[in-house]
RNA sequence: UCAGAAGAACGGGUGGCCGCUCUUGCCCCUUUACGGGGGAAGGGAGGAAAGUCCGGGCUUCACGCAAACACGGUGCCGGCUAACGGCCGGGCAGGGCGACCUGACGGAUCAGUGCAACAGAAAACAAACCGCCGAUGGCUGUAGCAAUACAGAUCAGGUAAGGGCGAAACGGUGGGGUAAGAGCCCACCGCGGCUGUGGUAACACAGAUGGCAAGGCAAACCCCACCGGAAGCAAGACCAAAUAGGGACCGCGCAUAGGGCUGUUUGUGCCUUGUGGUUCGGGUUGGUUGCUAGAGGUGAUUGGUAACAAUCAUCCCAGAGGAAUGGUCACCAUCCGCUGCCGCCUGAUUGAAGGUGAAGGCGGAGACAGAACCCGGCUUACAGGACUUCUGAUAUC
RNA sequence: GACCGCUUAGCUCAGCCGGUAGAGCAACUGACUUUUAAUCAGUAGGUCGAGGGUUCGAAUCCCUCAGCGGUCACCA
Numbered sequence: 001u002c003a004g005a006a007g008a009a010c011g012g013g014u015g016g017c018c019g020c021u022c023u024u025g026c027c028c029c030u031u032u033a034c035g036g037g038g039g040a041a042g043g044g045a046g047g048a049a050a051g052u053c054c055g056g057g058c059u060u061c062a063c064g065c066a067a068a069c070a071c072g073g074u075g076c077c078g079g080c081u082a083a084c085g086g087c088c089g090g091g092c093a094g095g096g097c098g099a100c101c102u103g104a105c106g107g108a109u110c111a112g113u114g115c116a117a118c119a120g121a122a123a124a125c126a127a128a129c130c131g132c133c134g135a136u137g138g139c140u141g142u143a144g145c146a147a148u149a150c151a152g153a154u155c156a157g158g159u160a161a162g163g164g165c166g167a168a169a170c171g172g173u174g175g176g177g178u179a180a181g182a183g184c185c186c187a188c189c190g191c192g193g194c195u196g197u198g199g200u201a202a203c204a205c206a207g208a209u210g211g212c213a214a215g216g217c218a219a220a221c222c223c224c225a226c227c228g229g230a231a232g233c234a235a236g237a238c239c240a241a242a243u244a245g246g247g248a249c250c251g252c253g254c255a256u257a258g259g260g261c262u263g264u265u266u267g268u269g270c271c272u273u274g275u276g277g278u279u280c281g282g283g284u285u286g287g288u289u290g291c292u293a294g295a296g297g298u299g300a301u302u303g304g305u306a307a308c309a310a311u312c313a314u315c316c317c318a319g320a321g322g323a324a325u326g327g328u329c330a331c332c333a334u335c336c337g338c339u340g341c342c343g344c345c346u347g348a349u350u351g352a353a354g355g356u357g358a359a360g361g362c363g364g365a366g367a368c369a370g371a372a373c374c375c376g377g378c379u380u381a382c383a384g385g386a387c388u389u390c391u392g393a394u395a396u397c
Numbered sequence: 398g399a400c401c402g403c404u405u406a407g408c409u410c411a412g413c414c415g416g417u418a419g420a421g422c423a424a425c426u427g428a429c430u431u432u433u434a435a436u437c438a439g440u441a442g443g444u445c446g447a448g449g450g451u452u453c454g455a456a457u458c459c460c461u462c463a464g465c466g467g468u469c470a471c472c473a
Stems, first nucleotide, its partner, number of pairs: 001393007010384001012332007020044005026038004046368001050379002053377005058232004065267005071228005076090005091105001092103004106223002112221002114217002129163002131159003136156002139152005171189006190212001191210002194207005236289004246280007257273005282472003296315008334365006342357005398469007407422004416453001424440005446462005
């Protein structure tokens, strides 16, 4: 210098003028009311406030509850956390020369069921289309008196080397062996269970052993382990106003009984005397609360590889409700385009012309998006410039 | 704000415990008819909303986005 990898942030600044909303306190007016007006001080969107994909707080569900089943979710190991499908560290697998990245990564021998179109002989206790062989049993020919020997064809048969089909064909390479072949035998590799060592563990390494048996799919059913009650601030509580405490249909029932109680059943407990459900109608469209001091922010120290935890100090930092947090002007900073005194280069006798750097001038641009009960994550969107660490290549010293 | 559902041919919809996508209407061509309609015969038209993953193979299973639609107030 070029090409990359990872991480942590920023998301224009200053001032003037005009507004919006909340809190605090002040003044004025009147019809003394939770009234109207005026001015002051302070606060006022985000890294994702978004998608609503997970997890929690909080609230309600006729006091609370237990067990089983169903349903849903998660899935290597260890840790962190209020919790998580999140984060950190480690293992294994895959990719990259590398920095590093990616992984729904339990179980298909050792529960069971199922699926694999087309092609192909065969798709799962394997089989044999082309091929190879024809040892063994038979056939034909030749030699021979005969036993038999040799040759040929390939009928029975043997085989799974090679070819072919396919996403996938029942370990791989080499050698021996054989009629031809084959874990049939051997060496190495792979694989399974066993033992030992290291590690909390996932797992790794080593040894001896087995002898190929054990293919793929569980984001197919399923099995195993763990987790989960349901609904959600339009939850819920209070005040005020208004209306018809109404009608229809269906279920169960008449007290040693029935009905109901946040998936079903059982147990226990509870509510009720009529009760449960569906539906058609009536009224209101107001106010207060929940509502923001919190698993809170910032800094330091200590422990830990880290996520994180503990302690101390310090700060208070939006609370709207058809929904505030804005508009405009000036200057500065950044970027883009045009112009461009002057300098440098090309060119040349001089000049013209061209390229390039730059003070200045003019014009323009600035993303994604906006709290709605509150937190922890994930995912997705994002103009622009800037920072830190690391890798590879090339050149120079 | 919270919670659900849908997206397949021009239109309305099937197909959804995986094997290469169909129906009706519409369009086009031909026949019948003097001509049109109706009828009959035939043809074309799909990256199954987008992207990624699992699998040999995805409209179908899983994840992330996009678009569209629906439900939910209180009182008696």
This is a predicted complex of two RNAs, RNase P RNA and transfer RNA, with 473 nucleotides together.
Rfam match: Bacterial RNase P class A. Its family is annotated with tRNA processing, ribonuclease P activity and dimeric ribonuclease P complex in the Gene Ontology. About the family: Ribonuclease P (RNase P) is a ubiquitous endoribonuclease, found in archaea, bacteria and eukarya as well as chloroplasts and mitochondria. It is annotated as a ribozyme.
Its mean pLDDT, the model's own confidence on a scale to 100, is 78.